Large-subunit ribosomal RNA, domain IV from a Methanomicrobia archaeon, 322 nucleotides, folded computationally. Rfam family: Archaeal large subunit ribosomal RNA. The family is grouped with related families in Rfam's "LSU clan". For this family Rfam cites "Crystal structure of the ribosome at 5.5 A resolution" (Yusupov et al., Science, 2001). It was read from a public genome assembly. The coordinates come from a structure-prediction model, not an experiment, and the mean pLDDT is 86.

Context: one part of a larger RNA
RNA sequence: CCCAGUUGAGGGAAUUCGGCAAACUGGCCCCGUAACUUUGGGAGAAGGGGUGCGCACUGUCUUGCAAGGGACAGUGCGUCGCAGUGACUAGAGGACUCCGUCUGUUUAAUAAAAACAUAGCAAACUGCUAGACCGUAAGGUUGUGUACAGUUUGUGACGCCUGCCCAGUGUCGGUAUGUUAAACCUCCGUUCAAGGGGGCUAAGCACCGAUAAACGGCGGGAGUAACUAUAACUCUCUUAAGGUAGCGUAAUACCUUGCCGCUUAAUUGGCGGCUUGCAUGAAUGGCAGAACGAGAGUCCUGCUGUCCCCAACUGGGCCCCA
Numbered sequence: 001c002c003c004a005g006u007u008g009a010g011g012g013a014a015u016u017c018g019g020c021a022a023a024c025u026g027g028c029c030c031c032g033u034a035a036c037u038u039u040g041g042g043a044g045a046a047g048g049g050g051u052g053c054g055c056a057c058u059g060u061c062u063u064g065c066a067a068g069g070g071a072c073a074g075u076g077c078g079u080c081g082c083a084g085u086g087a088c089u090a091g092a093g094g095a096c097u098c099c100g101u102c103u104g105u106u107u108a109a110u111a112a113a114a115a116c117a118u119a120g121c122a123a124a125c126u127g128c129u130a131g132a133c134c135g136u137a138a139g140g141u142u143g144u145g146u147a148c149a150g151u152u153u154g155u156g157a158c159g160c161c162u163g164c165c166c167a168g169u170g171u172c173g174g175u176a177u178g179u180u181a182a183a184c185c186u187c188c189g190u191u192c193a194a195g196g197g198g199g200c201u202a203a204g205c206a207c208c209g210a211u212a213a214a215c216g217g218c219g220g221g222a223g224u225a226a227c228u229a230u231a232a233c234u235c236u237c238u239u240a241a242g243g244u245a246g247c248g249u250a251a252u253a254c255c256u257u258g259c260c261g262c263u264u265a266a267u268u269g270g271c272g273g274c275u276u277g278c279a280u281g282a283a284u285g286g287c288a289g290a291a292c293g294a295g296a297g298u299c300c301u302g303c304u305g306u307c308c309c310c311a312a313c314u315g316g317g318c319c320c321c322a
Stems, first nucleotide, its partner, number of pairs: 001317008010308002014306001019303001027051005036041001038157001052079012080084001092301007099293002104116002120155007131142004159287003163218003168215002170211005177206003184199005219237005246280001247277001258274006
């Protein structure tokens, strides 16, 4: 010096990307316990007090025929130590926000998560010799089930909601007419063929309609109010329709360290507002939200060798000598 530990004056996160690591707390009994809430929770919230041993006594239960024994709870007196769950065992706590409702699942050997799943919600197909799947087939699975069922897809508890667009693409339905292959009919041609012309004609497409919890999409330019500013209002171009309710500098905002407030001595952080949103937005779900989370960010109390600034000790190693 390295590894694993123990202790530490004063300070107490000044360390660091970040309290990483360590420390604090800890069992049981009693008191006490907030916001919020889906009234179940939150909650061991938080925050306090007690705890050994000896003697005496009280109550309840239990065992036993009884004498007696055992368990639990309690009262009083005494006694020792710095310290009584004396070792071992054994939660640090609180506040705000984001995401995901939750318990669960996952990259065996770098990722446990905000990813997957989930109950719930919605849509499509399907009346059973069904639909879907495996197989060339025979046959098999769903299922010895039968629409309160099965398959497929999306969303993701609960709560409040889910706006407008069917022009494009898709799907479904319809179809007088148009287009239209082979076969077939017919004409020409070929010694037979080949070949050529015409007719008829399915699906599809064209055409007509429906459908967005189907794939998806959801504008621009001017002017206008008795300070200024802004524009409820008006005009105009244009689209299939021009983004509604909400939310918003966001896990989404380029400019951006936006502006204001709080937090700090100081904050590109965090939280709350505003919001002209480069490029938010409603089951590609929108917004809220208790509980939950080895999830992400921030702050406070306590605590500490993380640090100021290192020191000593225990065990092992490296190294040196024999």